[in-house]
Context: one part of a larger RNA
RNA sequence: CGCGGAAACUUGCGGAGGCCCUUCCUUAGUACGAGAGGACCGGGAAGGACGAACCUCUGGUGUACCAGUUGUUCUGCCAAGGGCAGUGCUGGGUAGCCAAGUUCGGUUAGGAUAAACGCUGAAAGCAUAUAAGCGUGAAGCCGUCUCCAAGAUUAGGUUUCGUUUGAGGCCCCCAAGAGAUUAUUGGGUUGAUAGGCGCUACGUAGAAGUCCCGUAAGGGAUGAAGCGGAGGCGUACUAAUCGGCCGAUGCCUCGGUG
Numbered sequence: 001c002g003c004g005g006a007a008a009c010u011u012g013c014g015g016a017g018g019c020c021c022u023u024c025c026u027u028a029g030u031a032c033g034a035g036a037g038g039a040c041c042g043g044g045a046a047g048g049a050c051g052a053a054c055c056u057c058u059g060g061u062g063u064a065c066c067a068g069u070u071g072u073u074c075u076g077c078c079a080a081g082g083g084c085a086g087u088g089c090u091g092g093g094u095a096g097c098c099a100a101g102u103u104c105g106g107u108u109a110g111g112a113u114a115a116a117c118g119c120u121g122a123a124a125g126c127a128u129a130u131a132a133g134c135g136u137g138a139a140g141c142c143g144u145c146u147c148c149a150a151g152a153u154u155a156g157g158u159u160u161c162g163u164u165u166g167a168g169g170c171c172c173c174c175a176a177g178a179g180a181u182u183a184u185u186g187g188g189u190u191g192a193u194a195g196g197c198g199c200u201a202c203g204u205a206g207a208a209g210u211c212c213c214g215u216a217a218g219g220g221a222u223g224a225a226g227c228g229g230a231g232g233c234g235u236a237c238u239a240a241u242c243g244g245c246c247g248a249u250g251c252c253u254c255g256g257u258g
Base pairs, nucleotide, nucleotide: 001151005161006160007159008158009157010156014148015147016146017145020048021047022046023045024044025043026042032037050105051104052103053102054101058099059098060097061096065092066091067090068089069088070085071084072083073082074081075080110142111141116136117135118134119133168246169245170244171243172188173187174186175185176184193239194238195237196235197234198233199232200231202228203227204226209222210221211220212219213218
């Protein structure tokens, strides 16, 4: 840009993916075979690699969370803290992301066939699966399963709304289940969208101050304390202000044609 204005939900022409493999038990030491050996068919159970989704569990990361600790410097000093040293180093760790973790998947009809095996059956009084005709038959083919999909220009369908008393969309702003930008998604005061604040989950691991014990290093109590990124619930305190634009076979005027 098209699909003769819009929103939502769809059909599927067509396309992509997937389809895997192994071992064990049983049937059965049966059929078969002199023996050695050793099944078809059928039933059951595990596993491998691969793939998808997810984070409850196990863990990794987690330089905006907590703690410990070395050197040095600063806050006048003590104490308590800040800066720097690869996040100074070390021990943990929420959300998110992730796998080594968890769950699930490759199932099963059906159809047409290959090799192969048949029925009926002439040419050719027989025979013959073939010449007419009709069957069985594979992890393979078409489908069944998952995903994309009407630029399928053959541009499909359904429902609802609207045609200037204008449906809907966009600009702009707050954001994240999204993200390079864009797009997408959630919100924009008739508001919980983000921040802040409160409570809480969870993480750290027992704050400062004071008191007690100890000569001291230090220990104990107050106290499951203190602190706190992303989680949950709540709360308009802050910011989403006010607005503008586009928009259909409508309406008006003029002109042309019939």